[in-house]
């Protein structure tokens, strides 16, 4: 780069650390010295993985289960909007897409 899944749920603690963070462009809104980014330790989950059972029958799906190992998460929905579509009153609501993030695979 492409393909497929997912992405309102769960972790909110401790140590170092010292001013930023919440992808990225803009607009908002918002965390933060009662302590940001980063590490490291616990923590959460269950993509891979384990194991049972049912279905299919070549590889498969579908339940449950486990959590040693490899990623990943651990404030707000992927914090919201940006494109399009319906609704509506100029508000606002909903649904898609697009981008992006995250696993397995080419």
């Nucleotide at each position: 780069u492409c393909u497929u899944a997912u992405c309102a749920a769960g972790a909110c603690g401790g140590a170092c650390g010292g001013a930023g963070g919440g992808a990225a462009u803009a607009g908002g809104c918002c965390c933060u010295g009662u302590g940001a980014a980063g590490u490291c330790c616990a923590g959460c989950a269950a993509c891979c993985u384990u194991a049972a059972a049912g279905c299919g029958u070549u590889u498969g799906c579908u339940u449950u289960u486990a959590a040693c190992g490899g990623u990943g998460c651990c404030a707000a929905a992927u914090c919201c909007u940006a494109c399009a579509g319906a609704u509506g009153a100029u508000a606002u609501u909903c649904u898609g897409g697009a981008a992006g993030a995250u696993a397995a695979g080419a």